[in-house]
RNA sequence: GAUAAAGGCAAACCUGCCGCGAGGUAGGGACGCAAAACCAAGAGUCUUUCCCCCAAAGUCUCAAUUCCGACCUUGGCCCGAGAAAGAUAGUCUGGUUACCGAA
Numbered sequence: 001g002a003u004a005a006a007g008g009c010a011a012a013c014c015u016g017c018c019g020c021g022a023g024g025u026a027g028g029g030a031c032g033c034a035a036a037a038c039c040a041a042g043a044g045u046c047u048u049u050c051c052c053c054c055a056a057a058g059u060c061u062c063a064a065u066u067c068c069g070a071c072c073u074u075g076g077c078c079c080g081a082g083a084a085a086g087a088u089a090g091u092c093u094g095g096u097u098a099c100c101g102a103a
Stems, first nucleotide, its partner, number of pairs: 001100001008033002013028006031090001037096003041093003044088007051080001053076004058071003
């Protein structure tokens, strides 16, 4: 791939279990899917931690106090340039394999 046939998968949501989380898994369930089968190599998105930023306490520098600065702890912020580790193959690219099958 044909207004053919045989079959297949299963989004959201619900329940159990696993995970800090994104999410995974089993059952139910069908929005869809011709690779919605498999592989995290590239891009995207998402998660966690760190970083960044803000506040306060403490320590250091000083003869001493304050400011500034540095370090550190706690709390906040989850905005963002970045880092690490992950998730997603039903976001895209790439790779691998495969069912049916007329004209």
The RNA shown here (c-di-GMP-I riboswitch aptamer) has 103 nucleotides and comes from a soil metagenome. The RNAcentral record of the sequence draws on MGnify. The coordinates come from a structure-prediction model, not an experiment, and the mean pLDDT is 80. It matches the Rfam family "c-di-GMP-I riboswitch aptamer". Rfam describes the family as follows. GEMM was predicted in a large-scale screen for bacterial structured RNA regulatory elements.